[in-house]
RNA sequence: UGUAUGACAGCAGCGCCAGGACUCUCGCCGGCGAGCGGCGGGAGUUGACGAGGUUGGGGUUUAUCGAAAGAUUCGGCGGAUGCCCCACGGUUGGCCACGACCGAAAGAGGUCCCACAAAACCUCCGGGCGACCGGAGAACAAAAGGGCCGGGUGGUGCCG
Repeated sequence: UGUAUGACAGCAGCGCCAGGACUCUCGCCGGCGAGCGGCGGGAGUUGACGAGGUUGGGGUUUAUCGAAAGAUUCGGCGGAUGCCCCACGGUUGGCCACGACCGAAAGAGGUCCCACAAAACCUCCGGGCGACCGGAGAACAAAAGGGCCGGGUGGUGCCG
C1' cells in the first nucleotide's frame, strides 16, 4: 500500500477522481549561466456553500431552494429523501366508489405576513517547501412556515 472478513461510528447536496487546472520534485531539451519555458517520470492539491427533503414496493435519472463567484461551483463516475406506476394511509366527506391533492405537520393554487444558513469576503490563529488545508470571530437568502381565500361526481346511512 492492496485485498478479504468482522466490529464500531458516520453518511444522502452525499461520496469518489482515469480528464482538466494547479504545486513540489527528478531527468532530458532550449539557454554561457541564473531565471524562465517545453516534454516525460514520480509524489501531491483542487474538484458544490449551506437550507429543505424518506409510508411500502417497483421503475427511472442533468432530482427542490437559494448563496458565492464571474477563471474550474470545469469535466466525469457512483449514490440519493426527486419524478412516474401500484399498494397503503390522510383530506375533500357521516360512510362507500371513482377523481383530485397530499404522506402522519398527509389542500394544489392565490394573496398577505414572517423568519432562519454555510461557504465566499474581511480579521486573527494553526499545519504544509508549495498548490492548498484546518480553526475562531463578525454578515447576509430562497424554497419552507403562518394567517386569510380556496374542495368534485355518483351512491348511501342518520336527523329534520
The RNA shown here (glmS glucosamine-6-phosphate activated ribozyme aptamer) has 160 nucleotides and comes from Candidatus Fermentithermobacillus carboniphilus. The organism belongs to Candidatus Fermentithermobacillus, within Bacteria. Its Rfam family is "glmS glucosamine-6-phosphate activated ribozyme aptamer". Rfam classes the family as a riboswitch. The model forms 86% of the base pairs in the Rfam consensus.